[in-house]
Order: sequence, then structure tokens, then C1' cells
RNA sequence: AAAUGUUAAGAGCAAACCUGCCCAAAGGCAGGGACGCAAAGCCAUAGGAUCUAAGGUGCUGAUGUAAGCGCUACGACAGCCUGGCUGCCAAU
Repeated sequence: AAAUGUUAAGAGCAAACCUGCCCAAAGGCAGGGACGCAAAGCCAUAGGAUCUAAGGUGCUGAUGUAAGCGCUACGACAGCCUGGCUGCCAAU
């Protein structure tokens, strides 16, 4: 330095759920909480999947107008996969 992740040590993160705040929603942030994680650290302006649909648009309806349904990301998600960048420890 590279590959690898099976022991130990020292640290780290935190799913569901609950509370508060933000958001149209998805979701995010903070506190509690631990299902898990060797990258569960970062990148959503690398590609795909997935979630949402405020706005836009089509239809129904209405015609003083709501409301419903479909499509749509410019909104999300890195704890879905691939990819990029960085990093702790250690048997070998």
C1' cells in the first nucleotide's frame, strides 16, 4: 500500500415505535428508543428502482365553484441496487 472481515480492543451509527418542530405530501430535523450496520460516513447534477404529487395537465363534475380520478418531479430516498469519494481496527 492492496485485498479480506473471522477474533479482540476502543469507539461510531441507529430501523420500528413515541414526543416536539418543519413540509402540500413523501420525507426531514431534534430528543427518547434499538431492528440491525465494517462504511448504516459523504455524493440524489452518475444510472436505475421506489415513495409522494404542491404546481402543471387530461377527464368527470360544475358554469358563481367546489370535489373526485388518471398522468407528471422540478420534491424525496445513500438503511433498495449499481457507481464515485473518504475513513477506524485487525487475524491473514
Molecule: c-di-GMP-I riboswitch aptamer
Organism: Oscillibacter valericigenes